[in-house]
This is a predicted structure of a 125-nucleotide RNA (SAM riboswitch aptamer (S box leader)) from a Flavobacteriaceae bacterium.
It matches the Rfam family "SAM riboswitch aptamer (S box leader)". Rfam links the family to the GO term regulation of gene expression. Rfam describes the family as follows. The SAM riboswitch is found upstream of a number of genes which code for proteins involved in methionine or cysteine biosynthesis in Gram-positive bacteria.
């Protein structure tokens, strides 16, 4: 590399350097940015995956912690894209009917769930 498992609406920024882009990729939207982007360095912080301590103990687990290894410090992984999913609403058409109602079908929108992709951690030949 690949694969497995877990998490991804919480949290946490200043300085130096740099000098035009950035928000993973494709498309669209939206946003950040010369009041200084990306990258690099320093310091600080957040979190608690690995980790430490105690309890329990077959494991799982619970509580506390932060020395060390990672990670992270605009916006939900910025949002959307895929689905013979679900719910709701609207519109149109059909059936029924004196009318209202009702039933069915299609389309659109919103919400939600899932999938795909991605990020991080631990493990993995």
């Nucleotide at each position: 590399a690949u694969g497995u498992u877990a998490u991804c609406a919480a949290g946490a920024a200043a300085g130096g350097u740099g000098g035009a882009g950035g928000g993973a990729u494709u498309a669209g939207a939206c946003c950040c940015u010369u009041u200084g982007a990306a990258g690099c360095c320093u310091u600080a912080g957040c979190a608690a995956c690995c980790c430490u301590u105690a309890g329990a103990c077959u494991u799982a687990c619970u509580a506390a912690g932060a020395a060390g290894g990672u990670g992270c410090u605009a916006a939900a992984u910025u949002c959307u894209a895929c689905u013979u999913g679900a719910u709701u609403u609207u519109u149109u058409g059909a059936u029924c009917c004196a009318u209202u109602u009702a039933u069915c079908a299609a389309a659109a929108a919103a919400u939600u769930a899932g999938a795909u992709a991605g990020a991080u951690a631990a493990c993995u030949a």
Lineage of the source: Bacteria > Bacteroidota > Flavobacteriia > Flavobacteriales > Flavobacteriaceae.